[in-house]
Context: one part of a larger RNA
Molecule: small-subunit ribosomal RNA, 3' major domain
Organism: uncultured bacterium
RNA sequence: UGACGGGGGCCCGCACAAGCGGUGGAGUAUGUGGCUUAAUUCGAUGCAACGCGAAGAACCUUACCUGGCCUUGACAUGCACUGUGUCGUCGGUGAAAGCCGGCUAGUGUAGCAAUACACGCUUUGCACAGGUGCUGCAUGGCUGUCGUCAGCUCGUGUCGUGAGAUGUUGGGUUAAGUCCCGCAACGAGCGCAACCCCUGUGUCCUGUUGCCACCCUCGAAAGAGGCGCACUCUGGACAGACUGCCCUGUGAAACGAGGAGGAAGGUGGGGAUGACGUCAAGUCAGUAUGGCCCUUACGGCCAGGGCUGCACACGUACUACAAUGCCCGGCACAGAGGGAAGCAAGACCGUCAGGUGGAGCAAAUCCCAAAAAACCGGGCCCAGUUCGGAUUGCUGUCUGCAACUCGACAGCAUGAAGUUGGAAUCGCUAGUAAUGGCGCAUCAGCUACGGCGCCGUGAAUACGUUCCCAGGCCUUGUACA
Numbered sequence: 001u002g003a004c005g006g007g008g009g010c011c012c013g014c015a016c017a018a019g020c021g022g023u024g025g026a027g028u029a030u031g032u033g034g035c036u037u038a039a040u041u042c043g044a045u046g047c048a049a050c051g052c053g054a055a056g057a058a059c060c061u062u063a064c065c066u067g068g069c070c071u072u073g074a075c076a077u078g079c080a081c082u083g084u085g086u087c088g089u090c091g092g093u094g095a096a097a098g099c100c101g102g103c104u105a106g107u108g109u110a111g112c113a114a115u116a117c118a119c120g121c122u123u124u125g126c127a128c129a130g131g132u133g134c135u136g137c138a139u140g141g142c143u144g145u146c147g148u149c150a151g152c153u154c155g156u157g158u159c160g161u162g163a164g165a166u167g168u169u170g171g172g173u174u175a176a177g178u179c180c181c182g183c184a185a186c187g188a189g190c191g192c193a194a195c196c197c198c199u200g201u202g203u204c205c206u207g208u209u210g211c212c213a214c215c216c217u218c219g220a221a222a223g224a225g226g227c228g229c230a231c232u233c234u235g236g237a238c239a240g241a242c243u244g245c246c247c248u249g250u251g252a253a254a255c256g257a258g259g260a261g262g263a264a265g266g267u268g269g270g271g272a273u274g275a276c277g278u279c280a281a282g283u284c285a286g287u288a289u290g291g292c293c294c295u296u297a298c299g300g301c302c303a304g305g306g307c308u309g310c311a312c313a314c315g316u317a318c319u320a321c322a323a324u325g326c327c328c329g330g331c332a333c334a335g336a337g338g339g340a341a342g343c344a345a346g347a348c349c350g351u352c353a354g355g356u357g358g359a360g361c362a363a364a365u366c367c368c369a370a371a372a373a374a375c376c377g378g379g380c381c382c383a384g385u386u387c388g389g390a391u392u393g394c395u396g397u398c399u400g401c402a403a404c405u406c407g408a409c410a411g412c413a414u415g416a417a418g419u420u421g422g423a424a425u426c427g428c429u430a431g432u433a434a435u436g437g438c439g440c441a442u443c444a445g446c447u448a449c450g451g452c453g454c455c456g457u458g459a460a461u462a463c464g465u466u467c468c469c470a471g472g473c474c475u476u477g478u479a480c481a
Stems, first nucleotide, its partner, number of pairs: 001481002003478003007475005013469001015465002019428005026319008034310002042053002064305007073128001077127004083121003088103006107118004130294002133292003139288001141283003144279001146277001151190006157166003170181003196271004201239005207233001210229002215226004242265001246259003321421001325380006337368003342361002347356003387418001392413007434457007
């Protein structure tokens, strides 16, 4: 000087408390451990691994296993050599890959031609290719974490023999090393804040594909067509918020409390942004890369299997156990997205999943598209039920070369556990929690109940900082570095 303390002081954070809803019990989905296996490929392992890499494992993917094959190789460059002139097609064998055989075609330049050269393919040989083989404790790059915590440092000066200290401590204040005052310090840098994006209000511009107040036409009306750009909106420019002003009282100042005006008030709300560093944290399987290792195999091709195995244990979710509910009928109101090997309306067929066919649409125009909870009416009457839907049987639909291992969906039948969950434990402070649906990426299809977004409905509670956890500053002890 740090680190640590079941030392002290001060201060913060959904850390506790106050509340609301969960997890832990059930069934299922999914990941992991374990077990099993020819293989169940590999990695991730307290927080910070476990719906994680994987934003799509039937084949492919695929790295694993079994079997069948190839050996200059699936791929790159070069040298030498053989044949040939590009392309293609057929047969045999085979699960395919591969192996064997046949047919056909006949590049460019120079030259009369033979031929030579160039280029492509091919044969053989050699350099080499190749490796998801090892080492993340040899590395780059990227990432997680403490933590969006308020810290981390430097120059000069001063002090100290020196390591170092000072500044950065102190008194206030702040979300903040934020600012003020004081001070042997004076300044500065990386962080904080601001500058950026979205959102909340207004003005101007914009007027189609958007809008429809006034006017006209058609129509019984609903509505349609014009006119129009007022309104909504689209998306560009600006204004606006700065403790600025005013007021009240307080203070030395910074600031803090209340009020006015205002769409918005004290960082308005959300995002992006992650200091010096820590964990030899994670990743050699994304790519790159040193070293080591394999080279008729640890490389390459193919078929089938496996990654989906199941006495069990754990994590994360979904669905429930019901009446603030379930079922049936009716009837409203979104936003953000996607669409050409695509989205597909209306129509017809099918109980349904779906099929046939296809208007329109590279889209403010057409389509996906029905929003759902809500609300209105009716039924159920507290029951293992008109709750719950697992499991199983049968029949189908769709995608795809192919749904046995191992897809999703539909119909009929079947109807399991489950009556609110022990110890323990998690999230959340406002348009949040809770709850309801919608969209997208990946993608032929899908094991999506996951992930990322969008809107609808919309709470309760916070006295406070004694305690638990994490962190910041000062101080103190230390046999630790």